[in-house]
Context: one part of a larger RNA
């Protein structure tokens, strides 16, 4: 020195990101107990007194008799002696630095954000404001139920029935949840437009039986050839017509997914702008919040705590860029939750000493 305990003078968080660590405070019984609250709480709030032994007194328990009462009993009610006596009180005495003597064994208190709440999570760096919750809403599902797993039978949903199951979404409780259906999504609609497979009119390619012409040939239109045209079949294209849901189209839905604006002018000082205009939109952010877990300029600016505050609490509104179930804003109560504050307490730290033990080092 390094760990592991323990002490400590003044001061008393000056340390430190930050009271991290340590310490304080701890038990029974009695007094005592604020704000605020959903009346259950808050709360062991806070704060204070008492405590061992030994005596003596007293109350309090217990019943051996009594005594009553009727339903006459192994009933019931009263009163209560000795002895004992968990158990509480007074008085009086005693001992120690110390009487909850060891061990066990909350420090407290304001002020705020988060999430109601108990719980649930990254087994091995995150417990937390994340997850779940109870309640709140939408929306499917009429039972062979919606959905989910299986190729299928089949299962589950349930031996359940719309006070029931499935999804989704927000989170107790109080007050509330605006505007916007153009955009995308869902549900209704069925008149028109568009449109598949299918259907197969028409017109057409190719091929040629036949007819015609010409040539050369025969007694003969007799036989050959060539050229044009060119039925039927067959074939190679054309695709009228008829044709369902979808989509176009008409509605309607936002606790569907989502969205909720610009520019200029104005009031008798000066600023401001109840107000006018003007583009633009589906409408253009209501209530309530606010430099906020959200504020960029910023340590805004006023106030408050300090000597001295980038954090903290209340305020203002200029919301870079809150906002109303991606819910908003309050909340008692609760929390190994984050941020300040104060009071007690301390080696945390002025400033560091010493003591007990393991090491490490030196020497053998």
């Nucleotide at each position: 020195c390094u760990c592991a305990g323990g002490u400590g003078a003044a001061g008393g968080a000056a340390c430190u990101c930050g009271g991290c660590a340590a310490g304080u405070u701890a038990g029974c019984a009695c007094c005592g107990u604020a704000a605020u609250u959903u009346c259950g709480a808050g709360a062991g709030a806070a704060g204070g007194u008492g405590c061992g032994c030994c005596a003596u007194a007293a109350a309090g328990g217990u019943u051996a008799a009594u005594u009553u009462a009727c339903u006459a009993g192994c009933u019931a009610a009263a009163u209560g002696a000795a002895g004992c006596u968990a158990u509480u009180u007074a008085u009086g005495g005693u001992c120690u630095a110390a009487g909850a003597u060891a061990a066990u064994a909350g420090g407290u208190g304001g002020c705020u954000g988060c999430g109601a709440c108990u719980g649930u999570u990254u087994a091995a760096u995150a417990a937390a404001a994340a997850c779940a919750c109870a309640g709140c809403a939408c929306u499917c599902u009429g039972c062979a139920a919606a959905c989910u797993c299986g190729u299928a039978a089949g299962a589950g949903g349930a031996a359940g029935u719309a006070u029931a199951g499935g999804g989704u979404g927000u989170g107790a409780c109080g007050c509330c949840u605006g505007c916007c259906c153009g955009g995308u999504g869902c549900c209704g609609g069925a008149a028109g437009g568009u449109u598949a497979a299918u259907u197969g009119a028409u017109u057409u390619u190719g091929u040629u039986a036949g007819c015609u012409u010409c040539u050369u040939u025969u007694u003969a239109u007799u036989a050959a050839g060539a050229a044009a045209c060119a039925a039927a079949g067959c074939u190679c294209a054309u695709g009228a017509u008829a044709g369902a849901a979808g989509c176009c189209c008409c509605g309607g839905u936002a606790a569907a997914c989502g969205g909720c604006g610009g520019c200029c002018g104005u009031a008798a000082c000066u600023a401001u702008a109840a107000c006018g205009g003007u583009c633009c939109u589906a409408a253009g952010g209501u209530a309530g919040c606010g430099a906020a877990a959200u504020u960029c300029c910023u340590u805004g600016u006023c106030g408050g705590g300090u000597a001295a505050g980038u954090u903290c609490c209340g305020a203002c509104c200029u919301g870079c860029a809150c906002g109303a179930a991606u819910g908003g804003c309050g909340u008692a109560a609760c929390g190994a939750u984050g941020g300040c504050c104060a009071u007690a307490c301390u080696g945390u730290c002025u400033c560091c000493a010493c003591c007990u033990g393991a090491g490490a080092c030196u020497c053998a």